[in-house]
RNA sequence: AUGAAGUCUGUUCGGAGAGAGUCCGGCGCUCGGGCGCCGGAACGCCGAAGGCGCAAAUUCCGCCCGGAAACGCUCAGGCAAAAGAACGGCAGACGGUGG
Numbered sequence: 001a002u003g004a005a006g007u008c009u010g011u012u013c014g015g016a017g018a019g020a021g022u023c024c025g026g027c028g029c030u031c032g033g034g035c036g037c038c039g040g041a042a043c044g045c046c047g048a049a050g051g052c053g054c055a056a057a058u059u060c061c062g063c064c065c066g067g068a069a070a071c072g073c074u075c076a077g078g079c080a081a082a083a084g085a086a087c088g089g090c091a092g093a094c095g096g097u098g099g
Stems, first nucleotide, its partner, number of pairs: 006094006013088002019043001022041008044079003050075001051073003058066001
């Protein structure tokens, strides 16, 4: 002189995917057909809360340990809308980069 990387917090900002399916039970509405909501079950799917898993680089050589993710798994969560949502933007705080 400046306030890097990173961390935390906030934010009516942006933010994907997949059955508005089926069956059973209950409640409400309806003259009825049926519709809506809640709970449960089975099957089919999604991955960007969380969770779990791992290669190479890494050493003079070998072994062991470690070794990331938006990659994989799908426990959890989710599959109209709403809510949520990794990550990004913006703001603040911490931090202290370079000379």
This is a predicted structure of a 99-nucleotide RNA (Glycine riboswitch aptamer) from a Gammaproteobacteria bacterium. It was read from a public genome assembly, where an Rfam model found it. The prediction has a mean pLDDT of 80.